This is a predicted structure of a 133-nucleotide RNA (c-di-AMP riboswitch aptamer (ydaO/yuaA leader)) from Thermincola ferriacetica. Rfam family: c-di-AMP riboswitch aptamer (ydaO/yuaA leader). The literature on the family includes a 2004 paper in Proc Natl Acad Sci U S A by Barrick et al., "New RNA motifs suggest an expanded scope for riboswitches in bacterial genetic control". Rfam describes the family as follows. This family represents a conserved RNA structure found upstream of the ydaO and yuaA genes in Bacillus subtilis and related genes in other bacteria.
RNA sequence: UGACAAAAACCGCUUAAUUUCUUACAGGAGAAAACGGGGGAACCAACACUUUGGGGCUAAUCUAUCAUGUGUAGACGGGUUAACGACAAUCCGAGUCCGACAGCUAACUUCGUAAGCGUUGUCGACAAUAAGG
Numbered sequence: 001u002g003a004c005a006a007a008a009a010c011c012g013c014u015u016a017a018u019u020u021c022u023u024a025c026a027g028g029a030g031a032a033a034a035c036g037g038g039g040g041a042a043c044c045a046a047c048a049c050u051u052u053g054g055g056g057c058u059a060a061u062c063u064a065u066c067a068u069g070u071g072u073a074g075a076c077g078g079g080u081u082a083a084c085g086a087c088a089a090u091c092c093g094a095g096u097c098c099g100a101c102a103g104c105u106a107a108c109u110u111c112g113u114a115a116g117c118g119u120u121g122u123c124g125a126c127a128a129u130a131a132g133g
Base pairs, nucleotide, nucleotide: 011118012117013116014115018033019032020031021030022029023028034113035112036111037110038109039108044103051100053101054098055097056096057095061075062074063073064072065071076093077092078091079090080089084124085123086122087121088120
């Protein structure tokens, strides 16, 4: 100097999933704010659907095809980090809940605040800093 890998802290990223307070103070139990989801009138929608069950959260769905498997192709949806936008490139499209049941939906009501990771390039905009005048 270069490459690869690991650990810790700060910081940061995906995401609604953060902060503060009370009691206790090792654990635990609560509250508030903030963010996010569900149920729920009129009007509107639907007027056909209902074992071919149905519905919710989420980007995580649909179609075609075939030797049916870590498949292939297309459409569509989502991420790519040092406030942002665009293009390219690249990656992801899982999981789970309700329990016969739910369109929208003011008032009202109810639930969640987990989990997992570590920064591709180009252009534009913006911001900051330094030097000089």